[in-house]
A computed fold for a 527-nucleotide part of an RNA from Halomonas sp. IB-NN3-2c, annotated as small-subunit ribosomal RNA, 5' domain. Its Rfam family is "Bacterial small subunit ribosomal RNA". The coordinates come from a structure-prediction model, not an experiment, and the mean pLDDT is 85.

Context: one part of a larger RNA
RNA sequence: UUAGAACGCUGGCGGCAGGCCUAACACAUGCAAGUCGAGCGGCAGCACGGGAAGCUUGCUUCCUGGUGGCGAGCGGCGGACGGGUGAGUAAUGCAUAGAAAUCUGCCCGGUAGUGGGGGAUAACCUGGGGAAACCCAGGCUAAUACCGCAUACGUCCUACGGGAGAAAGCAGGGGAUCUUCGGACCUUGCGCUAUCGGAUGAGUCUAUGUCGGAUUAGCUUGUUGGUGAGGUAAUGGCUCACCAAGGCGACGAUCCGUAGCUGGUCUGAGAGGAUGAUCAGCCACAUCGGGACUGAGACACGGCCCGAACUCCUACGGGAGGCAGCAGUGGGGAAUAUUGGACAAUGGGCGAAAGCCUGAUCCAGCCAUGCCGCGUGUGUGAAGAAGGCCUUCGGGUUGUAAAGCACUUUCAGUGGGGAAGAAAGCCUUGGGGCUAAUACCCUCGAGGAAGGACAUCACCCACAGAAGAAGCACCGGCUAACUCCGUGCCAGCAGCCGCGGUAAUACGGAGGGUGCGAGCGUUAAUC
Numbered sequence: 001u002u003a004g005a006a007c008g009c010u011g012g013c014g015g016c017a018g019g020c021c022u023a024a025c026a027c028a029u030g031c032a033a034g035u036c037g038a039g040c041g042g043c044a045g046c047a048c049g050g051g052a053a054g055c056u057u058g059c060u061u062c063c064u065g066g067u068g069g070c071g072a073g074c075g076g077c078g079g080a081c082g083g084g085u086g087a088g089u090a091a092u093g094c095a096u097a098g099a100a101a102u103c104u105g106c107c108c109g110g111u112a113g114u115g116g117g118g119g120a121u122a123a124c125c126u127g128g129g130g131a132a133a134c135c136c137a138g139g140c141u142a143a144u145a146c147c148g149c150a151u152a153c154g155u156c157c158u159a160c161g162g163g164a165g166a167a168a169g170c171a172g173g174g175g176a177u178c179u180u181c182g183g184a185c186c187u188u189g190c191g192c193u194a195u196c197g198g199a200u201g202a203g204u205c206u207a208u209g210u211c212g213g214a215u216u217a218g219c220u221u222g223u224u225g226g227u228g229a230g231g232u233a234a235u236g237g238c239u240c241a242c243c244a245a246g247g248c249g250a251c252g253a254u255c256c257g258u259a260g261c262u263g264g265u266c267u268g269a270g271a272g273g274a275u276g277a278u279c280a281g282c283c284a285c286a287u288c289g290g291g292a293c294u295g296a297g298a299c300a301c302g303g304c305c306c307g308a309a310c311u312c313c314u315a316c317g318g319g320a321g322g323c324a325g326c327a328g329u330g331g332g333g334a335a336u337a338u339u340g341g342a343c344a345a346u347g348g349g350c351g352a353a354a355g356c357c358u359g360a361u362c363c364a365g366c367c368a369u370g371c372c373g374c375g376u377g378u379g380u381g382a383a384g385a386a387g388g389c390c391u392u393c394g395g396g397u398u399g400u401a402a403a404g405c406a407c408u409u410u411c412a413g414u415g416g417g418g419a420a421g422a423a424a425g426c427c428u429u430g431g432g433g434c435u436a437a438u439a440c441c442c443u444c445g446a447g448g449a450a451g452g453a454c455a456u457c458a459c460c461c462a463c464a465g466a467a468g469a470a471g472c473a474c475c476g477g478c479u480a481a482c483u484c485c486g487u488g489c490c491a492g493c494a495g496c497c498g499c500g501g502u503a504a505u506a507c508g509g510a511g512g513g514u515g516c517g518a519g520c521g522u523u524a525a526u527c
Base pairs, nucleotide, nucleotide: 002525005523006522007521008520009519012374013373014372015371016370017369018367019366020332025330026329027328029327030326031325034077035076036075039074040073042070043069046068047067048066049064050063051062052061053060054059055058084285085284086283093210094209095208096207097206098205099204102202103201107198108197109196110195111194112193113192114191115149117147118146124139125138126137127136128135129134155164156163157162169190170189171188172187173186174185177184178183211257212256213255218248219247220246223245224244225243226242227241228240229239230238260282261281262280263279264275265274266273267272287308288307289306290305291304310321311320312319313318338364340363341362342361346360347358348357349356350355377407378406379405380404387398388397389396390395411468413463414462415461416460417459421454426448427447428446429445430444431443432442433441471516472515473514474513475512476497477496478495482511483510484509485508486507492499493498
């Protein structure tokens, strides 16, 4: 000097930031990932409509997917992001600079398609088992679920002869024509399939750098290389068979200890030293250990399976759980906050959209934890009042300090007014595009309504009255600041030198002074 600090004394207001550094210890409770009915069959509940019955004639009961919509279910997309933590890791990491043997959902651009069939299955119903978690059997049914067939510009394989492989529909609107009155058909939009390119993201490889220990000197057998095969999205001992005997090491291998890395941060004139909280990038982990499944992407924090420890339920047969998400609890500790509000904004997921979800986020609460700003009054006022302290007893000092007089009202308080954060989307309407179409839809412009957690906000005005607001450490030297009393090597002080044994500027108190000031000291750490 700095800070994620703590402790002691003290404490008025605001702005901005920060807030478990320890036990990666254990966790009660609530919430933190859903969404789509414009994919599907349906219909438990709610609302509306229709019908029937009862009657207290405007209520009750029952029936009815007819409508809005929708629990559960099938299906799609998302749960691989966002959020947390730093245990492990000294290199499978990170930083910088490169490389070739790769994949990439959603998104953008190009090309070509989207024909015709089939069999199931949940939900539901019936029956059964179980304390529960849940499970079994039979029957029915749908799809953008699943499977063949057809076709194949481009794609893939090839022995160059040839061979292989796709798809799904849904919604809005409509003039003719047809119609079994459902629709066909046309059109617009969203989808779907194949493939090429892009963008983004990810995987892989190379070089260099990356803490301490030699009281760790040798290490290595898939080890090092080759051939062939397998495997992967992809190179490769990544794996396997065979062959060779290599590979690394005092330029520190191996082993041991410690540690997430970086941009940065602190300090310093710099070189350097220390450090890696908040914010940002990368990595790793999700009770501990292992494993794969699904998927474009995981070997997956709030998914699955197995083993282990722990906790809970149990009818003892068997089951359930994982806060290093946000709050919160116990424990540990010198020490670190609310079981708050809202999706209004920004962003994310789903959806055509309205919208729904979002402890991401935006806000509020607590804490002088830090930085910054403001205030606790201003002017005048000598009889130098009283009191205190000192005194050579004359006086000095506290001290213009107070009182008194004259003003002001920041901040806090009370009352009133009061922005911006709101744009998009929606409704109405005009132009353009698409189209057979003045529908629908898309786009540009104009007008309009609703929409704010914060918020009793910021800011402005008014009101009253100096009214509500100063402490802490030090005063022997270093080091700014001195006297008296008490004590008597005691009690005590102390960062170093050192003070104290009867006049202590060094201990304790007082008066006075010095320094900082809503803080001031102390402690530990760093330069």